The RNA shown here (transfer RNA) has 73 nucleotides and comes from a Myxococcales bacterium. The coordinates come from a structure-prediction model, not an experiment, and the mean pLDDT is 81.

RNA sequence: GGGGCGGUAGCUCAGCUGGGAGAGCACCACACUGGCAGUGUGGGGGUCCGGGGUUCGAUCCCCCGUCGCUCCA
Numbered sequence: 001g002g003g004g005c006g007g008u009a010g011c012u013c014a015g016c017u018g019g020g021a022g023a024g025c026a027c028c029a030c031a032c033u034g035g036c037a038g039u040g041u042g043g044g045g046g047u048c049c050g051g052g053g054u055u056c057g058a059u060c061c062c063c064c065g066u067c068g069c070u071c072c073a
Stems, first nucleotide, its partner, number of pairs: 001072007010025004019056001027043006049065005
């Protein structure tokens, strides 16, 4: 320098054919328990890596940039 894959909640990740932003763990509150732990119920938390384009509408499609992993040189 070139190819491929990836960047979504604090962490690990899902998100189908463009229209609801989600799960598990973690965190907070309450209940059970003498307490801890544990379990159950409820709750808070998002610049979907950045910019531009297409579209009535973009995490998703197109272009550019950037970071990580990997392959080739």
Background: The sequence is in RNAcentral, with records from ENA and MGnify.